Notes: The RNA shown here (Bacterial RNase P class A) has 307 nucleotides and comes from a Methylophilaceae bacterium.

RNA sequence: GAAGCUGGCUAGACAGUCGCCGCUCACCUAGUGUGGGGGGAGGAAAGUCCGGGCUCCGCAGAGCAGAAUGACGGCUAACGGCCGUACGUCGUGAGACGAGGAAUAGGGCCACAGAGACGAGCGUAUUCAGUUACGGUGAAACGCGGUAACCUCCAUUCGGAGCAAAGCCAAAUAGGGUAGCGAUAGCGUGGCUCGCGCUGCUACCGGGUAGGCUGCUUGAGCGCAUGAGUAAUUAUGCGCCUAGAUGAAUGACUGUCAGGCGUAGCAAUACGUCACACAGAACCCGGCUUAUCGGCCAGCUUCACUU
Numbered sequence: 001g002a003a004g005c006u007g008g009c010u011a012g013a014c015a016g017u018c019g020c021c022g023c024u025c026a027c028c029u030a031g032u033g034u035g036g037g038g039g040g041a042g043g044a045a046a047g048u049c050c051g052g053g054c055u056c057c058g059c060a061g062a063g064c065a066g067a068a069u070g071a072c073g074g075c076u077a078a079c080g081g082c083c084g085u086a087c088g089u090c091g092u093g094a095g096a097c098g099a100g101g102a103a104u105a106g107g108g109c110c111a112c113a114g115a116g117a118c119g120a121g122c123g124u125a126u127u128c129a130g131u132u133a134c135g136g137u138g139a140a141a142c143g144c145g146g147u148a149a150c151c152u153c154c155a156u157u158c159g160g161a162g163c164a165a166a167g168c169c170a171a172a173u174a175g176g177g178u179a180g181c182g183a184u185a186g187c188g189u190g191g192c193u194c195g196c197g198c199u200g201c202u203a204c205c206g207g208g209u210a211g212g213c214u215g216c217u218u219g220a221g222c223g224c225a226u227g228a229g230u231a232a233u234u235a236u237g238c239g240c241c242u243a244g245a246u247g248a249a250u251g252a253c254u255g256u257c258a259g260g261c262g263u264a265g266c267a268a269u270a271c272g273u274c275a276c277a278c279a280g281a282a283c284c285c286g287g288c289u290u291a292u293c294g295g296c297c298a299g300c301u302u303c304a305c306u307u
Base pairs, nucleotide, nucleotide: 001303002302003301004300005299006298007297008296009295010294012257013256014255015254016253017252018251020040021039023037024036025035026034027033042278046289047288049287050286051285052284053283054162055161056160057159061194062193063192064191066158067157068156069155070154071085072084073083074082075081087098088097089096090095101153102152106151107150108147109146110145118143122135123134124133125132166214167213168212169211176205177204178203179202180201181200185199186198187197188196221240222239223238224237225236226235227234228233259274260273261272262271263270264269
């Protein structure tokens, strides 16, 4: 100097003007009001793929079916996640990935080639005998073959539904009609059986309402320091409060600085241009996966050159 590997941070900053939404304080003509203060979309908010928190149902139980996971140890609220170690594959390497118990419990499958792919018999030699040996084809030729990200067996684990959950208030209506089943019945938050509980249940037609409030943001939260640990992570101390919309706000413009790109220049610098990609909260959180314009930092590996 070049090319790589791993991890982390960031995704413009400041100021002004106008506009939108919430919170708070004050005032008032009490309104879609005025003024002050302070806040307002991500690293993935995405996919809805896992795991939970939370809410509700079920005397919340047992079994079967079904599903998920699968080396060992650790972390975590938990996981199919993360960390470490071993083994295997790829890579010169830093590293990356891994589908991971069982093939004498049983079944299925093994292209082409080859006589034949697990009930074998082509060629040569040998033998009482495909009995034994060699050869050919092939990844594998009878060897307790290979394959279970084929079925299966084994071990462990697993209620369900979901904020459109669920509560409260107000208002309105038709406590309507038809048909079926009905205690030997029906219903009860995945399926079946048993148990348990309740007393009506199911289907169709018709009518009313669909408004407001809560849930709704202080949380397994974030930052810094110190300690323990290889690490994931964890303990203690100090500090911080950072959207809560509801047809759906979080924006537009200007200036300065920083940054990217281009041109000129030895350089300093000058001019022009861009606001970039992927993309937008909707109960919250931990992961995984996918998409992606740039910029910065740290550690490590390989190659070339110089000393």
The source organism's lineage runs through Bacteria, Pseudomonadati, Betaproteobacteria, Nitrosomonadales and Methylophilaceae. It was read from a public genome assembly, where an Rfam model found it.